This is a predicted structure of a 475-nucleotide part of an RNA (small-subunit ribosomal RNA, 3' major domain) from Erythroxylum platyclados.
Lineage of the source: Eukaryota > Embryophyta > Pentapetalae > rosids > Erythroxylum.
Its mean pLDDT, the model's own confidence on a scale to 100, is 84.
Its Rfam family is "Bacterial small subunit ribosomal RNA". Gene Ontology terms of the family: ribosome and structural constituent of ribosome.
The full RNA is in RNAcentral, with records from SILVA.
Context: one part of a larger RNA
């Protein structure tokens, strides 16, 4: 000086507390240990690994296996020496890779060149090893309020002072005192986006007054008021009142669309874990070179006695089924969205309008409302599993697709102990889009919106942090 402590003191987070949902008990999807296996490729491993790297594993992806092939090679440069030769398409063989046969075959100043392609060397390749040699880039303590330096002063010195104290704050934020007086990463503001206003602007958006028109609908003239859409600008400063203080600020209160950091974002200080990644990328070193490299078929990554993690649907009546009828934002869309109409119970298919889209489409939002029906049952609840038929993608759904339709109805009656999540437009419930994608195992991730709670007295106590302090047989 620092670390710890079942010492102290101060302070703070959904930490406890007070709520509301839930996990943990079914049953299935996903991952992740186990075991299996020719292989079940590979990393992730306490918070901070497990619906993670995969924003989608039938082929491919694919790195893993079996088998069947190549050997300057699938790709890169170069040297030498040959070659008028590739590709393309058709036959044969073959699981295909390949491998044989045939057509058809390049430019050109005819020297040579250039492309190609065999030979031969030099090289290429390696998702082989090391994250404990590495960069980068990430998680974590954490958006916690810290961490530090220059010069001064103090001490022989390692340090210290400053940064401690006394108030204050989300905050090392300030304000007051101080041997300290500046300063610099960090907070905070500057960015972005949501709430409110002017203004400028009016098309594919919009319709309040005027006219036309339609079974009807901005449908059409037009029109610039409203709504919107994009751009400027303003507007919130504890500015102004009361009261408390020296201050710095607290308490209230007015005006306001909005008040004390308005709500979200994005932004992550000095470090710390020899965290994680050599399989995004790069890269030292080491290791393979008819193979640890290369290409093809086919299987595996999907295996199932069992265990946990994360979730999704449920155990009904605040419900379930039928019918009817409302109101939404985020987005996608030409290899694409696909309207309308026919056909099919349905997935779907036929057939076609429109749209690189504030124009046309994906589009039905659902929960909600209304009416009607079931009355507490393992049921008209729940849906798993299984038999059957059929759509769609794609060479191709057996291993291993998704969805539709008939039947088929399993555990589950609210879940020990123990644990999780959230403080307001949140939590619960509701649905809706996009990414990747042929196609989908999405109940995920990523956002959008509808409806919309309850509760916090308080900081004793559990869990983590942040100042001060104090004890050590610890650096």
């Nucleotide at each position: 000086u620092g670390g710890c402590g079942g010492g102290g003191g101060c302070c703070c987070g959904c930490a406890c507390a007070a709520g509301c949902g839930g996990u943990g008990g079914a049953g299935c999807a996903u991952a992740u240990g186990g075991c299996u296996u020719a292989a079940u490729u590979c990393g992730a491993u306490g918070c901070a690994a497990c619906g993670c790297g995969a924003a989608g594993a039938a082929c491919c992806u694919u790195a893993c296996c079996a088998g069947g092939g190549c050997u300057u090679g699938a790709c890169a440069u170069g040297u030498a020496u040959c070659u008028g030769c590739a590709a393309a398409c058709c036959c044969c063989c073959g699981a295909a890779a390949a491998g044989g046969g045939g057509u058809c075959g390049c430019c050109u100043u005819c020297g040579a060149g250039g492309g190609u392609g065999a030979u031969a060397c030099a090289c290429a390749g390696g998702u082989g090893g090391u994250g404990c040699a590495u960069g980068g880039c990430u998680g974590u303590c954490g958006u916690c309020a810290g961490c530090u330096c220059g010069u001064g002063u103090u001490g022989u010195g390692a340090a210290a002072u400053g940064u401690u104290g006394g108030g204050u704050u989300a905050a090392g934020u300030c304000c007051c005192g101080c041997a300290a007086c500046g300063a610099g990463c960090g907070c905070a503001a500057c960015c972005c986006u949501c709430a409110c206003g002017u203004u400028u602007u009016g098309u594919u958006a919009c319709c309040a007054g005027c006219g036309g028109g339609u079974a009807a609908u901005g449908c059409c003239g037009g029109g610039a008021a409203c709504u919107c859409g994009a751009a400027a600008c303003g507007a919130a400063c504890u500015g102004c009142c009361u009261c408390u203080g020296u201050a710095a600020a607290g308490a209230g209160g007015a005006g306001g669309a909005a008040g004390g950091u308005g709500g979200g974002g994005a932004u992550g200080a000095c470090g710390u874990c020899a965290a994680g990644u050599c399989a995004u990328c790069a890269u030292g070193c080491c290791c393979c070179u008819u193979a640890c490299g290369c290409c093809c078929u086919g299987g595996g990554c999907u295996g199932c006695a069992c265990a946990u993690a994360u979730g999704c649907u449920a155990c009904a009546a605040u419900g379930g089924c039928u019918g009817g009828u409302a109101c939404a934002a985020u987005g996608g869309g030409c290899u694409g969205c696909c309207a309308a109409c026919u056909c099919g119970c349905a997935a779907g298919a036929g057939u076609g309008a429109g749209c690189a889209a504030a124009u046309c489409u994906c589009a039905a939002a659902a929960a909600a409302c209304c009416a009607g029906u079931c009355u507490c049952a393992g049921u008209u609840c729940g849906g798993a599993u299984u038999g059957g038929g059929g759509u769609c993608u794609g060479c191709a759904a057996c291993u291993c697709g998704a969805c539709c339709c008939c039947a088929u109805g399993a555990a589950g009656u609210u879940g020990g102990a123990a644990u999780c999540g959230c403080u307001a437009g949140u939590a619960a419930c509701c649905g809706c889009a996009g990414g990747u994608c042929a196609g989908c195992a999405a109940u995920a991730c990523u956002g959008c919106g509808g409806u919309g709670a309850a509760u916090a007295c308080g900081u004793u106590c559990c869990c983590g942090g942040g100042c001060c302090u104090u004890g050590c047989a610890c650096a």